A computed fold for a 483-nucleotide part of an RNA from a metagenome, annotated as small-subunit ribosomal RNA, 3' major domain.
The prediction has a mean pLDDT of 80.
The RNAcentral record of the full RNA draws on SILVA.
[in-house]
Context: one part of a larger RNA
């Protein structure tokens, strides 16, 4: 100087408390461990691994993970040498599960030309350099990422003090979300962080009105901005305004600031996002990529078929659906936002109980389509039951995608109708448009195991204004036989 303390002082955070909803019990989903297996490819392992890499494992993907069959200058790149003008490509035959192997046919291009031929590029064959490796080492590395933590810290120059390591500044008193700001002081300044600058959302104005909108005026329809027209309004998208403790009162050291009020769409950082200092964990990743070293080279490379990654006494994590009446079912009737669409989205209409099929209009989309929002609301029924709750499992019959649904896809109809009556010890999330609850969309994608992930809006609470305790930070101080 640090680190640590079941030392002290101060202070903060959904850390506790106060509340709301869960997990832990059930079924099934998914990941992991284990056991199993010819193989169940590899990685991730306290927080910070376990719906993680994987934003899609039937084949492919896919990885020498397994079994079997092939191949050796190679599936891919560059170069060199030789060869032959026919090889290559194309067509056909045999063998084979395919890959591969064997055989037959056919025939090119440029330049020169004495029309005999010569020569060259691509390509082929042979050989040689080499290719190749998701093989090892993340404890050789780059890059990227997690975490402490959006915590308020981490440092430097000059000066001063100390023999020196070092200290001071960065401490103290107030204050703040903040090393934020003010004051004092041997310090004076500065940098990286904090804040601000950026995006978005909340209010208003200007500009611009098509594909959006429709107040007034017409036209038309069973009806609809459908049409003429209009720019008022909504909206769209570009530019601006607006919030600064600016104003008033109080407190405070006359300061920084804090408390209350007015005005205002918004008030003290308005809400959300992006943004993550010096460093810590030899944290994670050699399987995104790159890369040193090592290993391999008729194999640890490459190709193919089939299987496996899905296998199941069990254990754990994460989410789904429930156990019902604040509910289930039936009928009726409203109101979104954000997205996607050409190998695509697919309307009307017809067929089918339905999944779906036919059909073909429109739309590279503020125009057309996906598209029905659902909870909500109204009416009816069920009346507390393992039920008209719940839906696992199984049987049968179908549909779709795809070369192909046996291992191993999704969906529909009929039948079947398991566990489950609110969950022990324990444990998690959340402070406002939040929790809870309700649907909608997208990426990946032929299809899908999505209840996952990333977004979007609808309805919309309760509690706390405290810091004794648990936990994790920060700062000052103290002890130490630790570095």
């Nucleotide at each position: 100087u640090g680190a640590c303390g079941g030392g002290g002082a101060c202070c903060c955070g959904c850390a506790c408390a106060a509340g709301c909803g869960g997990u832990g019990g059930a079924u099934g989903a998914u990941g992991u461990g284990g056991a199993u297996u010819a193989a169940u490819u590899c990685g991730a392992u306290g927080c910070a691994a376990c719906g993680c890499g994987a934003a899609g494992a039937a084949c492919c993907u896919u990885a020498u993970c397994c079994u079997a069959g092939a191949u050796u200058u190679g599936a891919c790149a560059u170069g060199c040498a030789u060869g032959g003008a026919u090889u290559a490509a194309c067509u056909c035959c045999c063998u084979g599960a395919a890959a591969g192997g064997g055989g037959a046919g056919c025939c090119a291009c440029g330049c020169c030309u004495u029309c005999g031929g010569g020569u060259g590029g691509a390509a082929c064959a042979u050989g040689c350099a080499c290719a190749g490796g998701u093989g090892c080492u993340g404890c050789a590395u780059g890059g990227c990422u997690g975490u402490c933590g959006u915590c308020a810290g981490c440092u430097c120059g000059u000066g001063u003090c100390g023999u020196g390591a070092g200290a001071u500044g960065u401490c103290g008193c107030g204050u703040u979300a903040a090393g934020u700001c003010g004051c004092u002081g041997a310090a004076c300044g500065a940098g990286c962080g904090a804040a601000a600058c950026c995006c978005u959302u909340g209010u208003c104005c200007u500009u611009a009105g098509u594909u959006g909108c429709c107040a007034a005026c017409a036209c038309g329809u069973c009806a609809u901005g459908g049409u003429g027209g209009g720019g008022a309004c909504u909206c769209u998208a570009a530019g601006g305004a607006g919030a600064c403790c600016g104003c008033c009162g109080g407190u405070g050291u006359u300061a920084a600031a804090c408390c209350g009020g007015a005005g205002g769409a918004a008030g003290g950082u308005g809400g959300g996002g992006a943004c993550g200092a010096c460093g810590u964990c030899a944290a994670g990743u050699c399987a995104u990529c790159a890369u040193g070293g090592c290993c391999u080279u008729u194999a640890u490379g490459u190709c193919u078929a089939g299987g496996g990654c899905u296998g199941c006494a069990c254990a754990c994590g994460u989410g789904c659906u429930a156990c019902a009446a604040u509910g289930g079912u039936g009928c009726g009737u409203a109101c979104a936002a954000a997205g996607g669409g050409a190998c695509g989205c697919c309307a009307a209409c017809c067929c089918g109980c339905g999944a779906g099929g036919g059909g073909g209009a429109g739309c590279a989309a503020a125009u057309c389509c996906c598209a029905a929002a659902a909870a909500a609301c109204g009416c009816a029924u069920c009346u507390c039951a393992g039920u008209c709750c719940a839906g696992a499992u199984u049987g049968c019959a179908g549909g779709c995608u795809g070369c192909a649904a046996c291992u191993c896809g999704c969906c529909u109809g009929c039948a079947u109708g398991a566990a489950g009556u609110u969950g022990g010890a324990a444990u998690c999330g959340c402070u406002a448009g939040u929790a809870a609850u309700c649907g909608c969309g997208g990426a990946u994608c032929a299809g899908c195991u999505a209840u996952g992930c990333c977004g979007c809006g609808g309805u919309g609470a309760a509690u706390g204004u405290g810091u004794u305790c648990c936990u994790g930070a920060g700062c000052c101080u103290u002890g130490u036989a630790c570095a």
Rfam family: Bacterial small subunit ribosomal RNA.